[in-house]
Context: one part of a larger RNA
RNA sequence: UCACGGUUAAGGAACUAGGCAAACUGACCCUGUAACUUCGGGAUAAAGGGUCCCUCCUCGCAAGAGAGGGCGCAGCGAAUCGGUCCAGGCAACUGUUUACCAAAAACACAGGGCUGUGCCAAUACGAAAGUAGACGUAUACAGCCUGACACCUGCCCGGUGCCGGAAGGUUAAGAGGAGAUGUCACCGCAAGGGAAGCAUUGAAUUGAAGCCCCGGUAAACGGCGGCCGUAACUAUAACGGUCCUAAGGUAGCGAAAUUCCUUGUCGGGUAAGUUCCGACCUGCACGAAUGGCGUAAUGAUGGCCAGGCUGUCUCCACCCGAGACUCA
Numbered sequence: 001u002c003a004c005g006g007u008u009a010a011g012g013a014a015c016u017a018g019g020c021a022a023a024c025u026g027a028c029c030c031u032g033u034a035a036c037u038u039c040g041g042g043a044u045a046a047a048g049g050g051u052c053c054c055u056c057c058u059c060g061c062a063a064g065a066g067a068g069g070g071c072g073c074a075g076c077g078a079a080u081c082g083g084u085c086c087a088g089g090c091a092a093c094u095g096u097u098u099a100c101c102a103a104a105a106a107c108a109c110a111g112g113g114c115u116g117u118g119c120c121a122a123u124a125c126g127a128a129a130g131u132a133g134a135c136g137u138a139u140a141c142a143g144c145c146u147g148a149c150a151c152c153u154g155c156c157c158g159g160u161g162c163c164g165g166a167a168g169g170u171u172a173a174g175a176g177g178a179g180a181u182g183u184c185a186c187c188g189c190a191a192g193g194g195a196a197g198c199a200u201u202g203a204a205u206u207g208a209a210g211c212c213c214c215g216g217u218a219a220a221c222g223g224c225g226g227c228c229g230u231a232a233c234u235a236u237a238a239c240g241g242u243c244c245u246a247a248g249g250u251a252g253c254g255a256a257a258u259u260c261c262u263u264g265u266c267g268g269g270u271a272a273g274u275u276c277c278g279a280c281c282u283g284c285a286c287g288a289a290u291g292g293c294g295u296a297a298u299g300a301u302g303g304c305c306a307g308g309c310u311g312u313c314u315c316c317a318c319c320c321g322a323g324a325c326u327c328a
Stems, first nucleotide, its partner, number of pairs: 001322002005319003010314002014312001019309001027051005036041001038148001052070004057066003071075001084306001089301001090299002095107002111146007123132003149294001151292002154224003159221002161217005168212003174206002179201005186193002225243005252286001253283001264280005
């Protein structure tokens, strides 16, 4: 100096981004066990006690239990072998994932919803044949969204999309063939005219879907206001006025995984708290299946607190081992 270990007075997280690491706990038997809860759980909750040896004692078929006695610092005498509690964010859960820096709050999920599809199904692969769907048949299959459960899911169809409608407008090829042009028999002294045919063009008219148009549809994509005044302290504004809009954000939640100002303000916890918990609402810029709000259980999940425990630390020391070092 290093590595794997071991011990440590007094203190006990003062360490640190953070109790990271270590320590505590631990097996079996007995007692006992809260809030909350979806009544299953929570739960090994928590918190206590016991464990060896001897006995010709008591009970028992036995295993064993009880009683009495004995020894040690220590009786699951080694080893294996949960640390615990409180309140909260997120995700219901078990699962899945970036093979080799991310395991999560991401994905999936059961459950919910919308849409398409009547079978030679829709959809998908494939110039096609054909195949999957499916040797299935709407309680099925496919696409999209949400994500257990409880309570719920407000308003807007103006824009975009989708669905329906067919009166009118617009509209292609095609159909149609008025007219025009070239040529030419012929007529005319000439200028010129010019039938039929053959060519080159070509008006009206007719002509589908689509678009315009008329409706519907938001668990389709999406959206969900401003200014001014007003109550007998003040403050505030149930109330009134006005402008605009398709409609002006309902319930619930809220400094939040969202709050810029901000370490907001008040309360709690600490001697002291940019974090944390409970409230308030002034929501820069929450909000209802791009789901809203709760929630028992679960989690190698992110934040916070407590008691226990400890060399994490005050503050280092020693032991075991391997080097370095000195001598050979």
Predicted 3D model of a 328-nucleotide part of an RNA (large-subunit ribosomal RNA, domain IV) from Phocaeicola sp. Rfam family: Bacterial large subunit ribosomal RNA. Lineage of the source: Bacteria > Bacteroidota > Bacteroidales > Bacteroidaceae > Phocaeicola. Model confidence (mean pLDDT): 87 of 100.